[in-house]
Context: one part of a larger RNA
Molecule: small-subunit ribosomal RNA, central domain
Organism: uncultured sulfur-oxidizing symbiont bacterium
RNA sequence: CUGGGCGUAAAGCGCGCGUAGGCGGCUUGUUAAGUCGGAUGUGAAAUCCCCGGGCUCAACCUGGGAACUGCAUUCGAUACUGGCUGGCUAGAGUGUGGUAGAGGGAAGUGGAAUUCCAGGUGUAGCGGUGAAAUGCGUAGAUAUCUGGGGGAACAUCAGUGGCGAAGGCGGCUUCCUGGACCAACACUGACGCUGAGGCGCGAAAGCGUGGGGGGCAAACAGGAUUAGAUACCCUGGUAGUCCACGCCGUAAACGAUGUCAACUAGCCGUAGGGAGCAUCUGGCUCUUUGUGGCGCAGCUAACGCGAUAAGUUGACCGCCUGGGAGUACGGCCGCAAGGCUAAAACUC
Numbered sequence: 001c002u003g004g005g006c007g008u009a010a011a012g013c014g015c016g017c018g019u020a021g022g023c024g025g026c027u028u029g030u031u032a033a034g035u036c037g038g039a040u041g042u043g044a045a046a047u048c049c050c051c052g053g054g055c056u057c058a059a060c061c062u063g064g065g066a067a068c069u070g071c072a073u074u075c076g077a078u079a080c081u082g083g084c085u086g087g088c089u090a091g092a093g094u095g096u097g098g099u100a101g102a103g104g105g106a107a108g109u110g111g112a113a114u115u116c117c118a119g120g121u122g123u124a125g126c127g128g129u130g131a132a133a134u135g136c137g138u139a140g141a142u143a144u145c146u147g148g149g150g151g152a153a154c155a156u157c158a159g160u161g162g163c164g165a166a167g168g169c170g171g172c173u174u175c176c177u178g179g180a181c182c183a184a185c186a187c188u189g190a191c192g193c194u195g196a197g198g199c200g201c202g203a204a205a206g207c208g209u210g211g212g213g214g215g216c217a218a219a220c221a222g223g224a225u226u227a228g229a230u231a232c233c234c235u236g237g238u239a240g241u242c243c244a245c246g247c248c249g250u251a252a253a254c255g256a257u258g259u260c261a262a263c264u265a266g267c268c269g270u271a272g273g274g275a276g277c278a279u280c281u282g283g284c285u286c287u288u289u290g291u292g293g294c295g296c297a298g299c300u301a302a303c304g305c306g307a308u309a310a311g312u313u314g315a316c317c318g319c320c321u322g323g324g325a326g327u328a329c330g331g332c333c334g335c336a337a338g339g340c341u342a343a344a345a346c347u348c
Stems, first nucleotide, its partner, number of pairs: 004320003007303002012317001014201004021194003025088003029084003033081002035077008049065006091191001092188004096183004103177007110154001115149007125136002162169002206247006215241002220236004258316006266294012298305002322347002330341004
């Protein structure tokens, strides 16, 4: 060098955009760099290999040949790859007309509920548990009615429903804005795929400054339980949870399954679009994009996967190889918490 793997055994970067690089559709001509062939030169000797010879054999020594798979020059070949050149439309994209959607940002606004405040009615309990107690209540609670304040979240609709690259997104209205899908044509003409570095996005918790604070609730206090109970249960309760701006950059960031493309039986559901048929208010069929359930072949250690592949292939990237250890040291980043990169001794 070749060779094995990555759903659950070790192993897919949390996700995207994209630089270098790698790879790249059909076709004309040209070139001849890669590629292939011939010739010439060179490729020291020894060694290796083959055929002989010499020490009684062998090791060893020795003659000849072959080989030295290479390099250079030159003459050719032109299928494939590359370069240049012209064309094409099946990849990719643009335009036109539609469609669905919790996709994103900002502003405004609504009702239910909890809580607090004021007032009315009303009286001895309320609350809580396995049972209790702490707690609240005759300074009038709980319950109930009226009015008001404030914050947070949006019941039903709601659906292996939808949208988004992922994280994620759910009351309603308006404004700004990204993407997808469908139909029929027109246009551009390979403009593509992947992507080391790099850049951006990135739940929750946490951090900084300033607001806000209803409910919930780490810490904390008390009551119980218990042998103990720094818990589980109960009564309270502060950070936090919310907003603005700035950090952090992690996760069972999961489909534990990288991205892109092609090919490979069927059946059933569901969401968006299109077409056809109909007893045109309900239905049926076809097609396309998504999302689910089964299942053939095949794959798999098995479980299972099975056109949304873990099947059959190609392109590119990432990653794996017992523990020590995602640790030490160094570096970079961070206000910090810490993150990223990442060993060795030793051991089995």